[in-house]
RNA sequence: AUAGGGGGAACGCCUAGGACGCCAUUGGUGGCGUCGCGGGGGACCCAGAAUAUGGGGCGAAUCCGGCAGGCUAGGCCUUGCCGGUAGAGGACUUCCAGCCUCGAGCCCGUCAGCUAACCCCGUCGGCGAUUGGAGGCCUU
Numbered sequence: 001a002u003a004g005g006g007g008g009a010a011c012g013c014c015u016a017g018g019a020c021g022c023c024a025u026u027g028g029u030g031g032c033g034u035c036g037c038g039g040g041g042g043a044c045c046c047a048g049a050a051u052a053u054g055g056g057g058c059g060a061a062u063c064c065g066g067c068a069g070g071c072u073a074g075g076c077c078u079u080g081c082c083g084g085u086a087g088a089g090g091a092c093u094u095c096c097a098g099c100c101u102c103g104a105g106c107c108c109g110u111c112a113g114c115u116a117a118c119c120c121c122g123u124c125g126g127c128g129a130u131u132g133g134a135g136g137c138c139u140u
Stems, first nucleotide, its partner, number of pairs: 011128004018035007036123006046113001052110001054111001055108004063084006069077003087102004092136006
């Protein structure tokens, strides 16, 4: 000097996924509690017809077309690829314009409309993806 491994710190991003306290631990970390944030169930009233084409939930992640393959009476597919799309994200925030990225996956198990009281659950994981103009706000 370089490579690899381990640990720590700083500035940030997606997401509800954060803060504080106590206990255990050599540490890493784990457990518990409070608050914050998020989700589900659950009356009257209202809404609504429902019972295989089952139905439903989380999430931005819905829908359309084409090609190939598989099955087939009709057609369908939870298969692969391509193109688009409702929608979502990109270092305070709003509007305008432009650019880039995502447009998945998982769960309940025949069952759930809304829903006060009430009940239950989560607080993971993954990253380093913007430019200009106008306004507002904050800091120096």